Source information:
This is a predicted structure of a 683-nucleotide part of an RNA (large-subunit ribosomal RNA, domain II) from a Patescibacteria group bacterium.
Context: one part of a larger RNA
RNA sequence: GCCAGCGAGUUACGGUGUGUGGCGAGGUUAACCAGUGAUGGGGAGCCGGAGCGAAAGCGAGUCUGAAUAGGGCGAUCUAGUCGCACGCUGUAGACCCGAAGCCGAGUGAUCUUGCCAUGGGCAGGCUGAAGCGGGGGUAAGACCCCGUGGAGGGCCGAACCCACUAUGGUUGAAAACAUAGGGGAUGACCUGUGGUAAGGGGUGAAAGGCCAAGCAAACUCGGUGAUAGCUGGUUCUCCCCGAAAUGCAUUUAGGUGCAGCGUCGAUCGUUCAGCUGCGGAGGUAGAGCACUGGAUGGGUUAGGGGGCCCACAAGCUUACCGACCCCAACCAAACUCCGAAUGCCGCAGCUCCAGAGAUCGGCAGUGAGACCACGGGGGAUGAGCUUCGUGGUCGAGAGGGAAACAGCCCAGACCGCCGGCUAAGGCCCCUAAUUCUGGACUAAGUGGGAAACGAUGUGGGAUCGCGAAGACAGCCAGGAGGUUGGCUUAGAAGCAGCCACCCUUGAAAGAGUGCGUAAUAGCUCACUGGUCGAGUGGUCCUGCGCGGACAAUGUAACGGGGCUCAAGUCCAGAGCCGAAGCCGCGGAUGCGUUCUUUUGAACGCGUGGUAGGGGAGCGUCGAGUGCAGCGGUGAAGCGGUCGGGGAACCGGCCGUGGAGCGCACUCGAGUGCGAAUGCUGGC
Numbered sequence: 001g002c003c004a005g006c007g008a009g010u011u012a013c014g015g016u017g018u019g020u021g022g023c024g025a026g027g028u029u030a031a032c033c034a035g036u037g038a039u040g041g042g043g044a045g046c047c048g049g050a051g052c053g054a055a056a057g058c059g060a061g062u063c064u065g066a067a068u069a070g071g072g073c074g075a076u077c078u079a080g081u082c083g084c085a086c087g088c089u090g091u092a093g094a095c096c097c098g099a100a101g102c103c104g105a106g107u108g109a110u111c112u113u114g115c116c117a118u119g120g121g122c123a124g125g126c127u128g129a130a131g132c133g134g135g136g137g138u139a140a141g142a143c144c145c146c147g148u149g150g151a152g153g154g155c156c157g158a159a160c161c162c163a164c165u166a167u168g169g170u171u172g173a174a175a176a177c178a179u180a181g182g183g184g185a186u187g188a189c190c191u192g193u194g195g196u197a198a199g200g201g202g203u204g205a206a207a208g209g210c211c212a213a214g215c216a217a218a219c220u221c222g223g224u225g226a227u228a229g230c231u232g233g234u235u236c237u238c239c240c241c242g243a244a245a246u247g248c249a250u251u252u253a254g255g256u257g258c259a260g261c262g263u264c265g266a267u268c269g270u271u272c273a274g275c276u277g278c279g280g281a282g283g284u285a286g287a288g289c290a291c292u293g294g295a296u297g298g299g300u301u302a303g304g305g306g307g308c309c310c311a312c313a314a315g316c317u318u319a320c321c322g323a324c325c326c327c328a329a330c331c332a333a334a335c336u337c338c339g340a341a342u343g344c345c346g347c348a349g350c351u352c353c354a355g356a357g358a359u360c361g362g363c364a365g366u367g368a369g370a371c372c373a374c375g376g377g378g379g380a381u382g383a384g385c386u387u388c389g390u391g392g393u394c395g396a397g398a399g400g401g402a403a404a405c406a407g408c409c410c411a412g413a414c415c416g417c418c419g420g421c422u423a424a425g426g427c428c429c430c431u432a433a434u435u436c437u438g439g440a441c442u443a444a445g446u447g448g449g450a451a452a453c454g455a456u457g458u459g460g461g462a463u464c465g466c467g468a469a470g471a472c473a474g475c476c477a478g479g480a481g482g483u484u485g486g487c488u489u490a491g492a493a494g495c496a497g498c499c500a501c502c503c504u505u506g507a508a509a510g511a512g513u514g515c516g517u518a519a520u521a522g523c524u525c526a527c528u529g530g531u532c533g534a535g536u537g538g539u540c541c542u543g544c545g546c547g548g549a550c551a552a553u554g555u556a557a558c559g560g561g562g563c564u565c566a567a568g569u570c571c572a573g574a575g576c577c578g579a580a581g582c583c584g585c586g587g588a589u590g591c592g593u594u595c596u597u598u599u600g601a602a603c604g605c606g607u608g609g610u611a612g613g614g615g616a617g618c619g620u621c622g623a624g625u626g627c628a629g630c631g632g633u634g635a636a637g638c639g640g641u642c643g644g645g646g647a648a649c650c651g652g653c654c655g656u657g658g659a660g661c662g663c664a665c666u667c668g669a670g671u672g673c674g675a676a677u678g679c680u681g682g683c
Stems, first nucleotide, its partner, number of pairs: 001683006011092013026047003032041003051058002061073004095233002098230001102223006113197009122187001124156003127152001131148006160184003164181005199215001201211003236617006246259005260366002262363007270354001271356001273351008286338001287336002292332003296328004303321002305318004369394010399410003414587004419583003425577003428561003434574001436573006447563001453547002457544010474531005480504003485499003510525001514523002588607008618672001620669008629661002637656008
């Protein structure tokens, strides 16, 4: 891992509701007694029949109250009660498995820690303390030298003890080892045997270490099925309906209560919803500046500052600041002189009969939501971000499209059909359907990723200049004089800079457009003539393109091939393809209506579905009754095969097997397995 077997809402007693049965203003017994039992007895008690009040108490009333007031709860209208079955709930382990833990009673010191008692062990070598002897030395000492001596948690190093390093080992040879080195090795040394200390306790040269391979509280058994708002699992089928991820509260936030939303029943019977009409409330969008604030320019001007003047007072002036006021132009969630569209409320009419609506009751689940569009807040007018509102989809929704792709687009799957029409989206090939028709654009493979910004890309439109009295471009020629303008400067001559920018000649020519020089010079431009002979230049709006454009395996930013009067883009049009949508034919089923003696028939509308509610069935094991059921002329089980049914499933035949089994009705359950890191076994 697979297979087989086992494996989870039970039971008791209360409560409540539904169904059903008995009796009914009543219903019913409990313990217990008799009896084999069936059953009989047993009326204590319980529920109902009256309520109100805290109570005394009163009573169809009562309480409050001074009240014969008002108000609260009742009475009228009448049904209960005892069984059985089922739903849910309470108390119990209460659907099953699962803690870490807590407490009690015991068992452990053969491992290990400390201690006690009694034994044992430490090759060999080195060093040479005290003391003592002799000599020297001193007043005597101290002290010095030589010997002797043999001290030391002394030195080196085996056994022995330890475990610092490296490597190997890591499903090991080994649940801690091996190899090579390393440390201690007369000591706080090592070790044998016996003994002793026990679980909130011991022991600990102290690491929360050790106390029998796991110790921040050992192990065994018990309380015990501890508790688990947590995780996992929870077993046959079909039919009808079908949610929620919100509000309020919560030692509450992944739990729960109430409400909301689902379902089932009873009652009501269009009350719901949509549209139309009429009548309302309102301050959003927008807009506005009348208020509250913000804020720009101008005008006017009080006041202030500067200047002039001035003994004081005053006066004059100002390209300074500047309230109010005026003009112009603005901004605002917490501004409003205004002010929609929607939405909301009321009334009426119309449409509609929908799994519309309302009330009461049984049973729930949900209370982590996600994305998309629109309206807002937070954030950075970030996020597949976060938080509200309205709608949609997913959730719980399959099918078609978007290459692939819960939340986007189309569309809501009862079943069957080798029939038809369409939606979104498509129609050159992959690939179903046009290489369809007419017109235009794009040259960038733009299409098939991106901004500010940049550009004689190209199409369309508008407008303003110049032009046969000759424009635009090119070419030829001129482009002068006062004058080197004045200033400045070393110089400044059109051309460093400052000021001015005149006059003359002329067809025209700037006190000079750029290059250039130290300054001149030189080249050139504006401007003018000629040549040439038809358009030429600017601005604005707009369609489609261009640049801007850099990422990691390999083209890789059309799904691919490939596409250029398109297979790209825009406009107009004709067809076709395309889904589980719609239609056709057949069938099933729920609800309703009509008909029908029941059975049922016709018609209409439905039949996606998670949590969940409701309904109807299949099968397994056992029991009772029936079938004068089946069976060695072959039961169950098993294998195969052929059939039937809406499913669970059922039947026939053949083989195997070798002794039991079925059908109908009713009853009762240890009643259905794929999952629980499930349990046991097999492979």
Rfam family: Bacterial large subunit ribosomal RNA. Gene Ontology terms of the family: ribosome and structural constituent of ribosome. Lineage of the source: Bacteria > Bacteria candidate phyla. RNAcentral holds the full RNA, with entries from ENA.